[in-house]
Context: one part of a larger RNA
Order: sequence, then C1' cells, then structure tokens
RNA sequence: CGUAGCCAAGGGAAUUCGGCAAAUUAGCUCCGUAACUUCGGGAUAAGGAGUGCCUGCCUUGAAGAAGGCAGGUCGCAGUGACGAGGGAGCACUAACUGUCUAAUAACAACAUAGCUGAUCGCCAAACUGUAAAGUCUAGUACGAUCAGUGAAUCCUGCCCAGUGCAGGUACCUGAAAACCUCGUUCAAGGGGAAGAAGGGCCUGUCAACGGCGGGGGUAACUAUAACCCUCUUAAGGUAGCGUAGUACCUUGCCGCUUAAUUGGCGGCUUGCAUGAAUGGAUCAAUGAGUGCUCUACUGUCCCUGGCUACGCGCCG
Repeated sequence: CGUAGCCAAGGGAAUUCGGCAAAUUAGCUCCGUAACUUCGGGAUAAGGAGUGCCUGCCUUGAAGAAGGCAGGUCGCAGUGACGAGGGAGCACUAACUGUCUAAUAACAACAUAGCUGAUCGCCAAACUGUAAAGUCUAGUACGAUCAGUGAAUCCUGCCCAGUGCAGGUACCUGAAAACCUCGUUCAAGGGGAAGAAGGGCCUGUCAACGGCGGGGGUAACUAUAACCCUCUUAAGGUAGCGUAGUACCUUGCCGCUUAAUUGGCGGCUUGCAUGAAUGGAUCAAUGAGUGCUCUACUGUCCCUGGCUACGCGCCG
C1' cells in the first nucleotide's frame, strides 16, 4: 500500500453528479395509528410501553403446554450471541403480479386484464406446403384469426381533399389466348369486334395511414378583444393539459422551500414544435424505476488515527 473486517472525541452530508458506501431500525406482546382511497386498502403507517431469572397462586387443556396476577432478585445491557424493516412528505412515470438484452441496459421498454376495429356461416376466414395434405379443430360467431390501444374513473372533437380499404357503375379505358378479317395457299405480320380484373367515374369509411391556417380593424385610462372585414382549406386543434420526460428564446414570470437554489413543488401560460385508443386528462394501490425535501443516523466529510487477518513491496 491492497483486500476483508472492527473502533473512533466534537461536529453531523459541510462529502459527492447523487447520502454511493456505511450507520440507524429490526423479533414477539400490548397501546395507538393521518392524508388519500377504486372502501379492499394505506398499515408493521407514524408514535409509545414491555421483554431475563426465581417463588407462590389462578385460568384453559387428557397431557405436553399456553395465558394471567402478586412478590422477590442480578447485570451497563434480558428478541443480552445469531437471526432481524430506518421513517415521513411532494411530484413524474408505468395501473397492478409478471417478462427482457445467457456475457455492459431489469427500465418509463414487452406483456397483461379491459376497450375498439377488421375477416370469417364451416369443405369458413387465417396459416404451412409446388402438391397430396396438415394446423386452427375432434372447435362453430358468448367462436377462431388479424390489428391497434392498454386496469378502473371522466371522456375520445372537426376533416373522406391525398393515400389505403370496401361497395357501385349507363359510359370510357383495358393484356395474352380464343374469335372475325386481310395476308394468292401456309406462315410471319396487319386490321377489327367483343371484353375479365384493374383504372377512370360515383359513394362509404379516420379506435384506417394521416391532417387539424394567415392578415387587418374594433370597447369611454391603458391593455385586451366577446365583435367585424378579408384571403384561403378536406377541415382549420374542440374538451383537456401545458416552460412539460414535449418550450428554442430559458436560469420565462410570480409564490413556497435555502443564509444563498440553472434544482423541486404550486400557479400563470402568447404551446419554436401539446392534444384526444399514433389515445387526452385524472388516479387509490404497487415499483431493486426517476427528481426533490424533512427526520433519524452515521469516518461520506472536517481530518485523520488506531486495531485484526491475509497478501504485495522493502530490509535482514
């Protein structure tokens, strides 16, 4: 010096990206227990008290044993060693238990119940195979397959112009083969008629892919604009939420928290570039998830020191 472990006066997170690591707490019995809540929880919430041994008595029991009352007694310490939750609060996110990158990622990612849409009436749809055949299925729409969203609660606005998908279609377009015809006969080849799917055309469909404006003026302080005008679109972003895990400017502005805060929380909100199953908002419980605060606790630190075991190194 390294590895593993133990102790430390006074201070107590001043350390650090960050309480990382360590410390605290811990079992059982009794008392007591908030906000919030989907009324189940939250909850071992929080916060207190007790705990050994001996003697006597009581209760239950068939007994082992368990519980209770009174008295005594020892220690610094009685869950005496071992084993054995630190706690509380505010937000974000995912409902939850679960799953995952064998060997850098366990997460907010995947899944999930629930919700919605599409296809399919069974020799079905879908899938595998060139085929025979097989799976779904020895099932039958309260089913199977495919796709999206992701518990519950409150909701899910407008747009079918584009791209898809589905249906219709008097008419137009529309390949090869076959048909008619020309090619002296054959052939190459030319022309014609008819005409499937598809397309044109017309509808429907956004919990299909997706999309959801600009300019000017106006109220008796100012400011703002319920209101008006205009260009324009398929329609011009509704309810909500909002400086967001999304906000460039930005350390936005105000308040709280601190002695001091690019942090956190609550508001405001003109949103560079939020927004409704590409789900929006909210949310009890849950989380080896993320950010912040308080309390307890501590060698993280002030500021180092001592001890134990093993090893490296050095000296002999």
Predicted 3D model of a 316-nucleotide part of an RNA (large-subunit ribosomal RNA, domain IV) from a bioreactor metagenome. The prediction has a mean pLDDT of 85. It matches the Rfam family "Bacterial large subunit ribosomal RNA". Rfam links the family to the GO terms structural constituent of ribosome and ribosome.